[in-house]
RNA sequence: GGCUCCGUAGUUCAAUGGAUAGAAUAGUGGUUUCCUAAACCGUAGAUGCAAGUUCGAUUCUUGCCGGAGCUA
Numbered sequence: 001g002g003c004u005c006c007g008u009a010g011u012u013c014a015a016u017g018g019a020u021a022g023a024a025u026a027g028u029g030g031u032u033u034c035c036u037a038a039a040c041c042g043u044a045g046a047u048g049c050a051a052g053u054u055c056g057a058u059u060c061u062u063g064c065c066g067g068a069g070c071u072a
Base pairs, nucleotide, nucleotide: 001071002070003069004068005067006066007065010025011024012023013022018055027043028042029041030040031039048064049063050062051061052060
């Protein structure tokens, strides 16, 4: 250089082109407890970037960025 795959909450993962992108865990507030932990009830937090297709894009297309692999 060429080809393939991947990129979504702090982390691990979901979401067949269509209702407010959801869950676990972690964070944080509260209840409970002598205290801590556990349990329970809340709360905040994410689609790598830019274009295109579409009434509608996490999803499809293109380019770029980052990562992994194969190949010379």
Molecule: transfer RNA
Organism: Bacteroidota bacterium